[in-house]
């Protein structure tokens, strides 16, 4: 200096023809037990990396821009 992928809950992630986000696992309550542990039940927890643009509607499309991981030079 070119090119690619990736960025979503506290952690790993799913979401593909745009219709307003789910799942394990952690971590709250409560039920079980003589406690613990397992094991059951409920709730909560995201302004989808930033910042523009298309659209009636954007995690999803278009654009820069930052951060990682790779590939050519």
């Nucleotide at each position: 200096g070119g090119g690619a992928a990736c960025a979503u809950a506290g952690c790993u992630u799913a979401g593909u023809u745009g219709g307003u986000a789910g799942a394990g696992c952690a971590g709250a309550u409560c039920c079980c037990u003589c406690u613990u542990a397992a094991g059951g039940a409920u709730a909560a927890g995201g302004u989808c990396c930033u910042g523009g643009g298309u659209u009636c509607g954007a995690a999803u499309c278009c654009c820069a821009g930052u951060g990682u991981u790779c590939c050519c030079a």
Transfer RNA from a Candidatus Absconditabacteria bacterium, 73 nucleotides, folded computationally. It matches the Rfam family "tRNA". The family's RNA type in Rfam is transfer RNA. The prediction has a mean pLDDT of 80. The RNAcentral record of the sequence draws on ENA.